[in-house]
Context: one part of a larger RNA
RNA sequence: GCCAGGGAGUUCGGACCGAUGGCGAGGUUAAUUGGGUAACCAAGCAACCGAAGGGAAACCGACAAGUCCGCAGCUCGCAAGAGUAAGGGACGAGGUGGGCUCGCCUGUAGUCAUCGAUGAGAGACCCGAAGCCAGUUGAUCUAGGCGUAGAUAGGUUGAAGCCCAGGGAAACCUGGGUGGAGGACCGAACCCGUGUUGAGGUGCAAAUCAUUGGGAUGAUCCGCGUCUAGGGGUGAAAGGCCAAUCUAAACUGGACAUAGCUGGUCCCCCCCGAAACUACUCGCAGGUAGAUCUCAGACGAGGUGGACGAUGGGGUAGAGCGACCGAUUAGGCAUUUAGGUGGAGAAAUCCGUCGGUGCCUUGCCAAACUCCGAACCUGUUGUCACCGUAGACUCUGGGAGUGAACGUAUGAGGGGUAAGCUCCAUACGCAAAAGGGGAACAACCCAGCCUCAAGUUAAGGUCCCUAAGUGCUGACUAAGUGCGAACGGGCAAAAGGAGUCCUUAGUCUCAGACAACUGGGAUGUGGGCUUAGAAGCAGCCAUCAUUCAAAGAUAGCGUAACAGCUCACCAGUCAAGAUUAAGGGCCCUGAAAAUGGACGGGGCUAAGUCAGUCACCGAUACUUGAGAGCACAGAAAUGUGAUCUGGUAGGGGGGCGUCGUGUGCGGGCAGAAGUUCGGCCGUGAGGUCGAAUGGACCGCAUUCGAAUGAGGAUCCUGGU
Numbered sequence: 001g002c003c004a005g006g007g008a009g010u011u012c013g014g015a016c017c018g019a020u021g022g023c024g025a026g027g028u029u030a031a032u033u034g035g036g037u038a039a040c041c042a043a044g045c046a047a048c049c050g051a052a053g054g055g056a057a058a059c060c061g062a063c064a065a066g067u068c069c070g071c072a073g074c075u076c077g078c079a080a081g082a083g084u085a086a087g088g089g090a091c092g093a094g095g096u097g098g099g100c101u102c103g104c105c106u107g108u109a110g111u112c113a114u115c116g117a118u119g120a121g122a123g124a125c126c127c128g129a130a131g132c133c134a135g136u137u138g139a140u141c142u143a144g145g146c147g148u149a150g151a152u153a154g155g156u157u158g159a160a161g162c163c164c165a166g167g168g169a170a171a172c173c174u175g176g177g178u179g180g181a182g183g184a185c186c187g188a189a190c191c192c193g194u195g196u197u198g199a200g201g202u203g204c205a206a207a208u209c210a211u212u213g214g215g216a217u218g219a220u221c222c223g224c225g226u227c228u229a230g231g232g233g234u235g236a237a238a239g240g241c242c243a244a245u246c247u248a249a250a251c252u253g254g255a256c257a258u259a260g261c262u263g264g265u266c267c268c269c270c271c272c273g274a275a276a277c278u279a280c281u282c283g284c285a286g287g288u289a290g291a292u293c294u295c296a297g298a299c300g301a302g303g304u305g306g307a308c309g310a311u312g313g314g315g316u317a318g319a320g321c322g323a324c325c326g327a328u329u330a331g332g333c334a335u336u337u338a339g340g341u342g343g344a345g346a347a348a349u350c351c352g353u354c355g356g357u358g359c360c361u362u363g364c365c366a367a368a369c370u371c372c373g374a375a376c377c378u379g380u381u382g383u384c385a386c387c388g389u390a391g392a393c394u395c396u397g398g399g400a401g402u403g404a405a406c407g408u409a410u411g412a413g414g415g416g417u418a419a420g421c422u423c424c425a426u427a428c429g430c431a432a433a434a435g436g437g438g439a440a441c442a443a444c445c446c447a448g449c450c451u452c453a454a455g456u457u458a459a460g461g462u463c464c465c466u467a468a469g470u471g472c473u474g475a476c477u478a479a480g481u482g483c484g485a486a487c488g489g490g491c492a493a494a495a496g497g498a499g500u501c502c503u504u505a506g507u508c509u510c511a512g513a514c515a516a517c518u519g520g521g522a523u524g525u526g527g528g529c530u531u532a533g534a535a536g537c538a539g540c541c542a543u544c545a546u547u548c549a550a551a552g553a554u555a556g557c558g559u560a561a562c563a564g565c566u567c568a569c570c571a572g573u574c575a576a577g578a579u580u581a582a583g584g585g586c587c588c589u590g591a592a593a594a595u596g597g598a599c600g601g602g603g604c605u606a607a608g609u610c611a612g613u614c615a616c617c618g619a620u621a622c623u624u625g626a627g628a629g630c631a632c633a634g635a636a637a638u639g640u641g642a643u644c645u646g647g648u649a650g651g652g653g654g655g656c657g658u659c660g661u662g663u664g665c666g667g668g669c670a671g672a673a674g675u676u677c678g679g680c681c682g683u684g685a686g687g688u689c690g691a692a693u694g695g696a697c698c699g700c701a702u703u704c705g706a707a708u709g710a711g712g713a714u715c716c717u718g719g720u
């Protein structure tokens, strides 16, 4: 891992609600007692609930069945409608409290039982902590102490002391011996465990192996005995050790501790169907209330997110500011001063500039500016539309779930007009939505799945993969550009292009344009200055005039300076368009990433792009036929459904199966249960039949009752 078996909303129950039944202004017994085989019957005059409320209390203490409206029903009516009107509603009246502007209550319905939903408290759906406390057991491991035993190859060094010799006045010194000290040295046993971050790492081993290494007469190692015990010991101190357990041992108990947290929670079908928001919360992984969902009941006529109109409200987008408020560009005019600064003057004073103020022209901004001001939203109302007596809207009660959301579009804030970012609002979607398209892809496009069949379309497509056009008309692209609707998304920008197509407006042009070729391109003059030189062309100044068809006191190259070669400009040859500017389409450059490589692929010059057009394909959509369910009508048969049949959490309804019980009815050795295989029936849980096996019990209907349904829980036990 697989298989088999086991495995999770139970029971008691104060409370509350519904259904059913009994009795009913009453209902009911409990303990207990008597009887009975049992089921049960009888007693039990206690208690409980109800029949009166209000008030803190003292205390006081309730309807006129009085008025109006009016649903169903009934009666009348062809109908419209009218009458009556249980229940219902509104008044009125009453009780009480300090209370006629207020609160509660009053014109009778309860109670007991059974079943079902919820349910405080109990282990309370099941499994799951780390922990806390109590009582015990441990020092055969290990820590330390005490008592008593034991162990320590060999080699080296050579302290004190002592002896001898020499020296010295002496103290003492020197030398040679002797001696054998030391938490001394090297190194086995023994003890330890440094590096290899070696081996091993389901091991030889829950700490080992190899090699290397430290100590090895000492604070050494070790046997036996003994002592210290859990908030306690012991500790040359590492929170170390206290029996493979230590930042508080182990075992048993409190104990099914608690867990707002994780995981799991077992058959089927039908109807409806959420929330991820608001408020409060030691609240933020949780709750409670509201909103939202569901079921039941009550009432009885209107309701509404739609369209158009009328009439009110609003201050956003935009715009404006010579309308406030604040910000703010450039200039002009005038004026001011006890202002700063500069100048003139001997001074008084004057002038310039900066600054202030006023006027004029000009430019500009605002979420917390507004003289203005849409779309749009909204109140009331009219007409229409849709829903509604097949009961809407509203109200009352039982049961919930949810209270982490997320995406897209639009409007704002935060951020960087970043984020698959964050926080709001509105709408849609996903969540809880299948199907078709987008290559694949929760939320993008189309479209809301009861079953079966046939057809028609949507989005999107029609060369092949792959259903359908190698369709038609007209353009563009030569870059494989492209063959992606957008998007998280598979990018691209600024800047460039004598790539190419189109549009617009100029200019030149048969009196010959543009390009090309041929020729000319001169004179005063080598302008003046400068300079060694400066001659069109280092530099400065000026930039005239003449002859001409035309020719700059020169646009470039060149020389030391000249020279020389071109250009502007002119003529000729040629011959019909040339050129400038602006705009647009497609295309090109800009363009770099790590295995080889992606338009989905093949591939395509259209099978690319733009504009138009006709066919076809294409879904669970739409249409048609048949069937099922549900809702409603109906006594039923049956009918109707354009507006019913997706669905997580969740609510409601109806069933299937297992085990047992009472009653009734059946099957079985001429073969029960069980097992294996196969056929048939049912929407399904499931049922039934046949064959084989098996060898003794089993089933159907109905009532009641459950230790009643497994694939999951790192589930438990066993097998394999």
Stems, first nucleotide, its partner, number of pairs: 001720006011122002015118001017116007026049002032043004053060002063092001066091004073084004093106005125264002128261001132254006143228006150221002152218001154186003157182001161178007190215003195211002198209002230246001232242003267655006277290005293399006302387003306384009318372001319370002326365001330361007339354006406429006413422002435446003450627007460617003463602003469614001471613006482604002495589003499586010516573005522546003527541003552567001555566003628645002630641004656709001658706003662702006674693008
This is a predicted structure of a 720-nucleotide part of an RNA (large-subunit ribosomal RNA, domain II) from a Thermoplasmata archaeon. Model confidence (mean pLDDT): 83 of 100. Its Rfam family is "Bacterial large subunit ribosomal RNA". Gene Ontology terms of the family: ribosome and structural constituent of ribosome.